[in-house]
């Protein structure tokens, strides 16, 4: 340098089910309502508040298990692109500007999952993400009474050329 490869509640996609989001949103019924709508009144729609053994999601976030691709797997920040996807309005269109997703770099951080705790995101007591700690675990150094112990980081430890 080039090749195989190891970590273990591993890592990321995907794809059925669940549960959550909700009995909410809509959507029907009725009933109220001009100190809502036009210059006034009524009618009617529409809006807004109610009313029910009526109907009643979905996005998004999230578990299990399966499959597939993997072992800086990935995550997160940075900084660029993007404006074909999504959000931002009383609604509808049309266009713009922010934000996000995506995508591209990165010698910013983190070896790996678990727990707890502080803070953040979330509808949330699911989950997630920062930070800090605690056992654990894998790997190398040292040091040892040979199985502890201390200390490192994945820019890293192992085969094999």
């Nucleotide at each position: 340098g080039a090749u195989a490869g190891a970590g273990g509640c591993g890592c990321g996609a995907u794809u059925u089910c669940c549960a959550u989001c909700a009995g909410u949103a809509c959507c029907c019924u009725c009933c109220g309502u001009u100190u809502g709508a036009c210059c006034a009144g009524g009618u009617u729609u529409c809006g807004c508040g109610g009313u029910g053994u009526g109907g009643g999601a979905a996005a998004g976030g999230g578990g299990c298990a399966g499959u597939c691709g993997c072992c800086g797997a990935g995550g997160u920040g940075c900084g660029g692109u993007a404006u074909a996807g999504c959000g931002u309005u009383g609604a509808c269109c049309u266009g713009a500007a922010c934000g996000c997703a995506g995508c591209c770099g990165u010698u910013g951080c983190c070896g790996g999952g678990u727990c707890u705790g502080u803070g953040g995101a979330u509808a949330a007591u699911a989950u997630c993400c920062c930070c800090a700690g605690a056992a654990c675990u894998g790997u190398c150094a040292c040091a040892u009474u040979u199985u502890u112990g201390u200390g490192g980081a994945g820019c890293g430890c192992u085969g094999u050329c």

RNAcentral holds the sequence, with entries from MGnify. The RNA shown here (Lysine riboswitch aptamer) has 161 nucleotides and comes from a pig gut metagenome. The coordinates come from a structure-prediction model, not an experiment, and the mean pLDDT is 75.